[in-house]
RNA sequence: ACGACCCCCGCAGGAGAGAGCGAGGGAUCGGCUCCAGUCUUAAGGGACCGGGCCGCCCCUCGCCGCCGAAGGCGCAACCGCCCCGGAAACGCUCAGGCAGAAGGACCGCGGGGUGACGU
Numbered sequence: 001a002c003g004a005c006c007c008c009c010g011c012a013g014g015a016g017a018g019a020g021c022g023a024g025g026g027a028u029c030g031g032c033u034c035c036a037g038u039c040u041u042a043a044g045g046g047a048c049c050g051g052g053c054c055g056c057c058c059c060u061c062g063c064c065g066c067c068g069a070a071g072g073c074g075c076a077a078c079c080g081c082c083c084c085g086g087a088a089a090c091g092c093u094c095a096g097g098c099a100g101a102a103g104g105a106c107c108g109c110g111g112g113g114u115g116a117c118g119u
Stems, first nucleotide, its partner, number of pairs: 001119003005115001006113006013106001018064001020063007029055004034051002037048004065098003071094001072092003078086003
């Protein structure tokens, strides 16, 4: 110096499972044949706005069902310095997740770092 292992960063790909039910709160998007008000019109009506209700979105809590590929835990093929220890995409689901977004083991590419191994 190069190569591979390990760690970090960036880009791209990346699965599974209820947009579940209920309660409280929030924001403000839409709707109302609801209530009240302001302006305007000859009238019918029009514009604006407050409250209420409904739908949607967000947060928290509770309940049931489900998923496994952050993390965590367990067994083990296997490995080691063989007392003991390491160890999966297997298993468990504590955590996490079940529209989208975010996250996401792992894979590819690029850059950086350092310990020791090989040339």